[in-house]
Context: one part of a larger RNA
RNA sequence: GAUUGAACGCUGGCGGAAUGCUUUACACAUGCAAGUCGAGCGGCAGCGCGGGGGCAACCCUGGCGGCGAGCGGCGAACGGGUGAGUAACACAUCGGAACGUACCCCGUCGUGGGGGAUAACGAGUCGAAAGAUUCGCUAAUACCGCAUACGACCUGAGGGUGAAAGCGGGGGACCUGCGAGGGCCUCGCGCGAUGGGAGCGGCCGAUGUCCGAUUAGCUAGUUGGUGGGGUAAGAGCCUACCAAGGCGACGAUCGGUAGCUGGUCUGAGAGGAUGAUCAGCCACACUGGGACUGAGACACGGCCCAGACUCCUACGGGAGGCAGCAGUGGGGAAUUUUGGACAAUGGGCGCAAGCCUGAUCCAGCUAUUCCGCGUGAGUGAAGAAGGCCUUCGGGUUGUAAAGCUCUUUCGGCCGGGAAGAAAUCGGGCAGGUGAAUAAUCUGCCUGGAUGACGGUACUGGAAGAAGAAGCACCGGCUAACUACGUGCCAGCAGCCGCGGUAAUACGUAGGGUGCGAGCGUUAAUC
Numbered sequence: 001g002a003u004u005g006a007a008c009g010c011u012g013g014c015g016g017a018a019u020g021c022u023u024u025a026c027a028c029a030u031g032c033a034a035g036u037c038g039a040g041c042g043g044c045a046g047c048g049c050g051g052g053g054g055c056a057a058c059c060c061u062g063g064c065g066g067c068g069a070g071c072g073g074c075g076a077a078c079g080g081g082u083g084a085g086u087a088a089c090a091c092a093u094c095g096g097a098a099c100g101u102a103c104c105c106c107g108u109c110g111u112g113g114g115g116g117a118u119a120a121c122g123a124g125u126c127g128a129a130a131g132a133u134u135c136g137c138u139a140a141u142a143c144c145g146c147a148u149a150c151g152a153c154c155u156g157a158g159g160g161u162g163a164a165a166g167c168g169g170g171g172g173a174c175c176u177g178c179g180a181g182g183g184c185c186u187c188g189c190g191c192g193a194u195g196g197g198a199g200c201g202g203c204c205g206a207u208g209u210c211c212g213a214u215u216a217g218c219u220a221g222u223u224g225g226u227g228g229g230g231u232a233a234g235a236g237c238c239u240a241c242c243a244a245g246g247c248g249a250c251g252a253u254c255g256g257u258a259g260c261u262g263g264u265c266u267g268a269g270a271g272g273a274u275g276a277u278c279a280g281c282c283a284c285a286c287u288g289g290g291a292c293u294g295a296g297a298c299a300c301g302g303c304c305c306a307g308a309c310u311c312c313u314a315c316g317g318g319a320g321g322c323a324g325c326a327g328u329g330g331g332g333a334a335u336u337u338u339g340g341a342c343a344a345u346g347g348g349c350g351c352a353a354g355c356c357u358g359a360u361c362c363a364g365c366u367a368u369u370c371c372g373c374g375u376g377a378g379u380g381a382a383g384a385a386g387g388c389c390u391u392c393g394g395g396u397u398g399u400a401a402a403g404c405u406c407u408u409u410c411g412g413c414c415g416g417g418a419a420g421a422a423a424u425c426g427g428g429c430a431g432g433u434g435a436a437u438a439a440u441c442u443g444c445c446u447g448g449a450u451g452a453c454g455g456u457a458c459u460g461g462a463a464g465a466a467g468a469a470g471c472a473c474c475g476g477c478u479a480a481c482u483a484c485g486u487g488c489c490a491g492c493a494g495c496c497g498c499g500g501u502a503a504u505a506c507g508u509a510g511g512g513u514g515c516g517a518g519c520g521u522u523a524a525u526c
Base pairs, nucleotide, nucleotide: 001526002525003524004523006522007521008520009519010518013373014372015371016370017369018368020365021331026329027328028327030326031325032324035074036073037072040071041070043067044066047065048064049063050061051060052059053058081284082283083282090209091208092207093206094205095204096203099201100200101199104197105196106195107194108193109192110191111190112146114144115143121136122135123134124133125132126131152161153160154159166189167188168187169186170185171184174183175182176181210256211255212254217247218246219245222244223243224242225241226240227239228238229237259281260280261279262278263274264273265272266271286307287306288305289304290303309320310319311318312317337363339362340361341360345359346357347356348355349354376406377405378404379403386397387396388395389394410467413461414460415459416458420453425447426446427445428444429443430442431441432440470515471514472513473512474511475496476495477494481510482509483508484507485506491498492497
C1' cells in the first nucleotide's frame, strides 16, 4: 500500500447492488418447511346443491358438486442445512471395464381368462393415553394362479422357466337389454416382456493434494493362489485349505491438524495466504449400531435396538430430535423478521383445471461492504462583529459570514404510471388420426383472465436554501504551528522517543493538514 463474512470508538442525509453465528456439530417453546391423484378403488365423516317427508324445528336420500378417514399409485433418495468426521473409502485431472437405472426418447411383441383375501365400515373388548385386539361384510391399476411367449433367462442344445390392468372421451349402422348401460368401432392415458439411447449413478487404476523422524520399522485376512459363497457388478468383499508373502528413508506405521475444488486476497511475476457468499464433489443429520421398503437410502422432517437428555402419566406405560425457514436461551468482541406470495423460475403429483412448495421470488433490519448522489450556486471588503495571536503598528479566521441575485438534485407533499404476463383456458381455421362434419393432438389467428413486490421503477407539478458533516492527525518517519495550562506529575507512544518552569511530542483553544457519510483503532493475510 492492498484486502476482510470483521469487531470497537466518535459521527451519520438519500438511493442502488450485495452480505450477515467465523464462537457451543450447545439445548430448543411455538408456527410453517412434502405432498398429490376421485380419470386406480370401496365408499360418504363434514360442507353446498337437488329430490322426498313434515305446519315448523328438523329428518331421510351418494342423485350431483366435491371429499375427511381408508386401500392403491407416484413422490418423499430431489430440493434445503451444516462442516463434526475424513490426510484418503475424499477431492482435482486423466484414463478404464466387470455393472445398475423409476420417470424421458426410439423400436419389436403383447394386453386373453379366472380366483381368494383385506383395510375402510359394522358389532364388541382392553387401556389414563399412545394405542392394541376379537368377530363379521366389501372393492381395486392391491394380491395370487391358469393360458400364451416375438424378445429374454437357464440348458446336458432335446428342451425348460417366467408377463400384464385397467381407466377416461366420442360415435353411424348392427347385437344385447324394461331402462341405465354394455358389446362393437375409434382416440387418449396406462399396463407387461424385450432391444437400443440419453441423462444419472455404483466400481477400478495412475498422478497430485498440510506438519512432525524428539514417530523406523509396520502387517495374520495380512500378500498371493485354489474351491465355495456373495453383489447390480470386478475384487480377501466373505469363508475353508495351501503357499509366505506385502508395505517402508522416493518416509511405511504412528501422532497432530484439516472437508476438497472452481475460485478469493495479495504480488510485476514466481510465489504466499485462504476455501464466507455463488457453483461442482464428498461427509453428516441428538450419540453409536442395524437392516426394511424401494429403480434408487442403509434414508435430516422413515423404522428397530442401545445410550444421554427433555416432556406427559391414572406410575402400569408412552412421546421427542431446528447442522430446514423464522424465532428463544446459552456461548461470544460479534451476525437479521416468530414478514408476504406462489405473480415469475424450478420441483412433486395430476389427462387437465389445479394443489403443495420457508426451494425460489420479494419485502423488513444492519454504513457490514462496494458504487452513485446530496448537504447549494453566483456575487459580496465597511476586509463587520466575535475568537485567537501580537513587536500593540497590526496579522489571522476570511468571500468566510451578513446582504443581494438565483437554482431545487435528494428528502417531504400532490398527481400520472410501466415492464416483469404469456402460457394454461375459450372461439375460429388448417393439418394428423379416424367410418366420422364426433372426440382428441399439433400449428396459426383471435378473445378474455391472471402481479407477492406495489401505486414499486419512472415521470409531471407546487413550495422553499429550506431537512442533511464529521473523524483523525499537525516532533521526525509524514502533509500540517502558535498560545495557555501542567512541571519526570498528569499523561503520550507504531519506531526513535517526549514531560524535571519558556513542551510545535501531555491537556485545552485558535489556526492548519488529510480523508469525507464516513473517519480512526484493534485483529488478520499478502
Predicted 3D model of a 526-nucleotide part of an RNA (small-subunit ribosomal RNA, 5' domain) from a metagenome. The RNAcentral record of the full RNA draws on SILVA.